Molecule: Bacterial RNase P class A
Organism: Spirochaetia bacterium
RNA sequence: AUGGCAGACUGGAUGGCCGCUGUACUCUGUAAGGGGGUAUAGAGGAAAGUCCGGGCUUCGCAGGACAUGGCGCCGGGUAACGCCCGGAGGCACCGUAAAGGUGUUAUAGCUAGUGCCACAGAAAAUAGACCGCCGCUGGUGCUUUGGUUUAUCGGUUUCCGGUGGAUCGGAUUUGCCGGCGGUAAGGGUGAAAAGGUGAGGUAAGAGCUCACCGCUCGGCUGGUAACAGUCGGGGCACGGUAAACCUCGCCAGAAGCAAGGCCGAGCAGCAGUUGGGUUGUCCGCCCUAUACUGCGGGUAGGCUGCUAGAGCGCAUUGGCAACAAUGCUGCCGAGAUAGAUGGUCAUCCAAGACAGAACCCGGCUUAUAGGUCUGCCAUUUUU
Numbered sequence: 001a002u003g004g005c006a007g008a009c010u011g012g013a014u015g016g017c018c019g020c021u022g023u024a025c026u027c028u029g030u031a032a033g034g035g036g037g038u039a040u041a042g043a044g045g046a047a048a049g050u051c052c053g054g055g056c057u058u059c060g061c062a063g064g065a066c067a068u069g070g071c072g073c074c075g076g077g078u079a080a081c082g083c084c085c086g087g088a089g090g091c092a093c094c095g096u097a098a099a100g101g102u103g104u105u106a107u108a109g110c111u112a113g114u115g116c117c118a119c120a121g122a123a124a125a126u127a128g129a130c131c132g133c134c135g136c137u138g139g140u141g142c143u144u145u146g147g148u149u150u151a152u153c154g155g156u157u158u159c160c161g162g163u164g165g166a167u168c169g170g171a172u173u174u175g176c177c178g179g180c181g182g183u184a185a186g187g188g189u190g191a192a193a194a195g196g197u198g199a200g201g202u203a204a205g206a207g208c209u210c211a212c213c214g215c216u217c218g219g220c221u222g223g224u225a226a227c228a229g230u231c232g233g234g235g236c237a238c239g240g241u242a243a244a245c246c247u248c249g250c251c252a253g254a255a256g257c258a259a260g261g262c263c264g265a266g267c268a269g270c271a272g273u274u275g276g277g278u279u280g281u282c283c284g285c286c287c288u289a290u291a292c293u294g295c296g297g298g299u300a301g302g303c304u305g306c307u308a309g310a311g312c313g314c315a316u317u318g319g320c321a322a323c324a325a326u327g328c329u330g331c332c333g334a335g336a337u338a339g340a341u342g343g344u345c346a347u348c349c350a351a352g353a354c355a356g357a358a359c360c361c362g363g364c365u366u367a368u369a370g371g372u373c374u375g376c377c378a379u380u381u382u383u
Base pairs, nucleotide, nucleotide: 001379002378003377004376005375006374007373008372009371010370012348013347014346015345016344017343018342020042021041022040023039024038025037026036027035028034044354048365049364051363052362053361054360055359056256057255058254059253063283064282065281066280068252069251070250071249072248073087074086075085076084077083088107089105090104091103092102093101094100108247109246113245114244115241116240117239130187131186132183133182134181135180136179137178138177139176140175141174143171144170145169146168147167148166149165150164151163152162153161154160155159195213196212197211198210199209200208214236215234216233217232218231219230220229221228222227260304261303262302263301269295270294271293272292273291275287276286277285311331312330313328314327315326316325317324318323
């Protein structure tokens, strides 16, 4: 310098004209609703998803138990959280003599119990012998040797020797086919096979023994803790799986702005039950001739909730950080309701991506053209 990956910020700007909505002032008008003028303000980093947590509203004499659901290493932050910050352990990658760095993490418990691990394989957890290895043994082949016998050849011919066959017995290694016993080291199957490496030992093997590692129990040191280090004891385990049921610990009342309140308008009751109470179930408690349930009828419209906040900005202090405290005569940003910001001209520019509030806020997740910055990796060039 180029490219790639990850993260953070930004995500059009300025001016004019016309148009839309709110607010303030002002003019005008209606029974009410309204109309005009001036000034000013007017969608997001995710407004999306509706996945979490709350604020707020209503109900409950607001209690207890069960069920159900959620979370699950330690410490801190926060109104709270399944979120954020820091740390520990595991895993992966880079890298070192050793170190270290980056990323990621569904990280309580499998001897409390119950399940599941297909196929393959001998055997999948109270889990084993397919191949193999070792010992004893039976048969048989090859080799070799002794006896008997026989064929043949030779010789010094009642005999000896060579060669071949048959038969009986032996030997040594070795080949093949079995039987009994030992073995779990080696090989095979599998995602996973009865801790790992090495040495000794053995008929051959095995924690059988030993050393180191692993596992487990205990002590000491450091740390708030998770945990780390170190020392000692034990040959030592009944594998894995809990985003399987389950156990343990902690948390959770229900419904929701179409919550709820006010003005105004309008109408039509009938039947049933003693129960009803924001209760998923039960207990407790409270209310009860009201209520509740079913069927049926009516509810034009308007106001409010509705935007000044767990708010934003700056400074100082504390803290590794998340964040907190204090201060400031600092700032006030959309509140629509069939639902508001569009069109056009000019200039600049890198270039227009994902995309539009509906009670509000804190998070998470997903989408994102282009630009700027930071970190890492690779390549090239120069010193």